The part of an RNA shown here (large-subunit ribosomal RNA, domain VI) has 253 nucleotides and comes from a Halobacteriovoraceae bacterium. The coordinates come from a structure-prediction model, not an experiment, and the mean pLDDT is 87. The full RNA is in RNAcentral, with records from ENA.
Context: one part of a larger RNA
This record gives sequence, structure tokens and C1' cells, in this order.
RNA sequence: CGUAAGAAGUUUGAGGUAAUCUGUCCUUAGUACGAGAGGACCGGGAUGGACGAACCUAUGGUGAAUCGGUUGUGACGCCAGUUGCAUUGCCGAGUAGCUAAGUUCGGAAGGGAUAACCGCUGAAAGCAUCUAAGUGGGAAGCCCAUACCAAGAUAAGACUUCUAUUAAGACAACUUGUAGACUACGAGUUUGAUAGGUCACAUGUGUAAGUGCAGUAAUGCAUUGAGCUGAGUGAUACUAAUUUGUCGUUUUG
Repeated sequence: CGUAAGAAGUUUGAGGUAAUCUGUCCUUAGUACGAGAGGACCGGGAUGGACGAACCUAUGGUGAAUCGGUUGUGACGCCAGUUGCAUUGCCGAGUAGCUAAGUUCGGAAGGGAUAACCGCUGAAAGCAUCUAAGUGGGAAGCCCAUACCAAGAUAAGACUUCUAUUAAGACAACUUGUAGACUACGAGUUUGAUAGGUCACAUGUGUAAGUGCAGUAAUGCAUUGAGCUGAGUGAUACUAAUUUGUCGUUUUG
């Protein structure tokens, strides 16, 4: 810009993309077959491999903004207590998120037309012949079927609702995340829980500081599962989303 008013939402599916894998075991059955050795078709069930998708409850990894331990050195006047630097100084754990080696799931079933091939009926050619007329079966392949995208499918589809004009609606701006390089997308903007803060809880770490007691002291015990706790859950307008601006109005004949 188009889809011949402008919008919001829900859709149909022309067409396209992806996937399409396979082993072993049990049973049927030591049956059919076979002198024996051996050993099935068909059907039913179980469990794997590789590949793929989603996810993080559990198992783990990571987790330089969480907690603790500890060495050297500097600073806060000193003790105590903190803190800077040393690869995050080193080390032990670890929430959210991300993640695989982890968890769950998938390639199931079925239909149609066929290939090679196997047939039925059957003449030309009194026989024979799957073929000439006619008519069956038959593949991981083909067309459906499965998942996803999809009306610029210019043949531009359908349905519902809104606005009939300072409209409906959209955008900007701002708070932002389930989104993200930017943009876009999503949630919100006081008629508000969008983010931060606060409170409560969860989680993690592992018994803070101070004080008291015991010990010459190092240290231990009590207060005390204490103190602290990023991203998690819930609540709460305390702070910030103020005020507002722009576009949009039925064209052509």
C1' cells in the first nucleotide's frame, strides 16, 4: 500500500514445512515343516538403541549479587567487631533461572490408488494364456491420515462484537517481563498489585553480635536452629507508572 467505511477478537484451510528409523526378548510353539539336525509364517505382549520435542517435580551441573570457614596484608585510633585487595584470594555448601547425563512424550492405528510380482474369468488362436474386453491381491515407496505455519490464497475467504463521529480504536510516553541484540511481543499505568520497597512465608547457610558462665589461655557452653538470606510464593499503594499529546472520521463512479 492492497483486501472499497473504520476497528477489536475468533477462525476456515488453498498451499507449505516437519516427522516417517530399528533391535532384542516372551508367547503362539519346540507347533507347522523336516529322516534328523534344525525350525517358522500369521497373531499377541514386553523392553531397548539412535533421533526429535517439551520440561525442571525428583537426580545432578552451574549459580563472580546468598550463607559460612580460612591465609597474607592494609584501613576504620586501639581491643572487639567489620571492611578493602590478593584469579570470586582460597575453600565448603547453595535459592531462582539456565541446563543434561535427568524427567515426560513422539514416530500409533487406519484408508485409497499402485510398482515389481501373484491371480480369476477369457478370446484373438475349438487348446493354452493374469489381458486383448472385464476383474482381484500386492511395498518402509505415492495420496490421505499426524504436528506446526498459513487469506498478499491479489480468486486477498468466513463468523461475532464495537463505532456511526471531539467515535470505536491505535500509537506515543511511563512501570515493566513469561519477551527480547534493537525493534517486535506480552502484563500494566491510580477505576492500579506493573516494578521497587515493606511485612509474612518458603529456601539456603549453619548456632550472629553483645552479654553471662567455665578455663592461665587457646577455646568451650548458655542465650540460640541463632543471625543473615539474589532472582521464589502471598499480602500491602509506602515510592514510581502524573498531567497529557498524536493519528484515526465512508474513497471512486